[in-house]
RNA sequence: GUCUAAAUAGCUCAGUAGGCAGAGCGUUAGGUUGAAAACCUUUGAGUCACGAGUUCGAAUCUCGUUUUAGACA
Numbered sequence: 001g002u003c004u005a006a007a008u009a010g011c012u013c014a015g016u017a018g019g020c021a022g023a024g025c026g027u028u029a030g031g032u033u034g035a036a037a038a039c040c041u042u043u044g045a046g047u048c049a050c051g052a053g054u055u056c057g058a059a060u061c062u063c064g065u066u067u068u069a070g071a072c073a
Base pairs, nucleotide, nucleotide: 001072002071003070004069005068006067007066010025011024012023013022019056029041030040031039049065050064051063052062053061
């Protein structure tokens, strides 16, 4: 340099023929315990990498950019 894949909550990841953004773990508070762990209940957290476009409506479609990983040279 070329090609491919990926970027969504603090972490690991779901979520597609466009229509209210989710789960697990962790966090907050409470219960339980002599105290803790475990367990039960509960709470908050997102400009869906960034910028444009299409559309009544975009995490999802189109274009560009950035970063990461891999392959080739």

A computed fold for a 73-nucleotide RNA from Lympha mucosa, annotated as transfer RNA. The RNAcentral record of the sequence draws on ENA. The same sequence occurs in records of 2 taxa. The coordinates come from a structure-prediction model, not an experiment, and the mean pLDDT is 82. Rfam family: tRNA.